c-di-GMP-I riboswitch aptamer from a Steroidobacteraceae bacterium, 82 nucleotides, folded computationally.
[in-house]
RNA sequence: GUGUGAUCAGGGCAAACCCGUCGCGAGGCGGGGACGCAAAGCCACCGGUCUUGGCGCACGCCGAGACAGCGGGGUUGCCUCG
Numbered sequence: 001g002u003g004u005g006a007u008c009a010g011g012g013c014a015a016a017c018c019c020g021u022c023g024c025g026a027g028g029c030g031g032g033g034a035c036g037c038a039a040a041g042c043c044a045c046c047g048g049u050c051u052u053g054g055c056g057c058a059c060g061c062c063g064a065g066a067c068a069g070c071g072g073g074g075u076u077g078c079c080u081c082g
Stems, first nucleotide, its partner, number of pairs: 002082002005079001012037002017032006035069001041075003045072003048067008
């Protein structure tokens, strides 16, 4: 440098659910809590799902948002083995 996650060390994150709070909502944040995770660190670029407004007889279309723990992509990084 590159590939790997069977193994080691120090650790890290935290689903559901509950409480508080913000939001019309999807959901965000804080606390509790652990189902899981080797990028479950970060980024809405592509697809997807969800919310919301408008248009349309309708298939749908247009806008504004949410999800990075749905997949892909980009980027940074610990340990380990080859």
The prediction has a mean pLDDT of 87. The model forms 95% of the base pairs in the Rfam consensus. Its Rfam family is "c-di-GMP-I riboswitch aptamer". Gene Ontology term of the family: cyclic-di-GMP binding.